[in-house]
């Protein structure tokens, strides 16, 4: 020092071609069952703001409209040299 491929809730991990982001499952928390626990079922469940609303590594373009496409950068794997 050059090429690739990744980055999304606490965790994994969808989102098909640019058009409802966060489905799903696990974890957590709350109740049922139980002497009592596990197990199993039921419901809640990302920050952040008073609210609109923002919020996909970071900043920017593009476009009505971007997790998607472009462009610096920054992190972590792989290969080359």
């Nucleotide at each position: 020092g050059c090429g690739g491929c990744u980055g999304u809730g606490g965790u994994g991990g969808a989102a098909u071609u640019g058009g409802c982001a966060u489905a799903c499952a696990c974890a957590a928390c709350g109740g049922a069952c139980u002497u009592a626990a596990a197990a199993u079922c039921c419901g809640u469940c990302g920050g952040g703001g008073a609210a609109a609303c923002c919020u996909u590594g970071a900043g920017g373009g593009u476009u009505c409209g971007a997790g998607u496409c472009c462009c610096u950068c920054c992190a972590g794997c792989c290969g080359c040299a």
The prediction has a mean pLDDT of 81. A computed fold for an 81-nucleotide RNA from a Christensenellaceae bacterium, annotated as transfer RNA. Its Rfam family is "tRNA". Lineage of the source: Bacteria > Bacillati > Bacillota > Christensenellales > Christensenellaceae. It was read from a public genome assembly.